[in-house]
RNA sequence: GGGCCCAUGGUGUAAUGGGAGCACGCCAGCCUAGGAAGUUGACAGUGCGGGUUCGAAUCCCGCUGGGUCCA
Numbered sequence: 001g002g003g004c005c006c007a008u009g010g011u012g013u014a015a016u017g018g019g020a021g022c023a024c025g026c027c028a029g030c031c032u033a034g035g036a037a038g039u040u041g042a043c044a045g046u047g048c049g050g051g052u053u054c055g056a057a058u059c060c061c062g063c064u065g066g067g068u069c070c071a
Stems, first nucleotide, its partner, number of pairs: 001070007010024004018054001027041004047063005
């Protein structure tokens, strides 16, 4: 320098172009003599900039970061 893959709550991981989910963690309530476990609930997310579309996490382009292969 070139090719390919990846980027979603604090962490891990889903999501046929149409309601962004699940688990763990954190916080609060219940339970307990207290804690752990259990249970109920709340908070929190699509890397950045454009484009296509009635509608984009998803498709297209560029950028940034990471991984891998070639040189």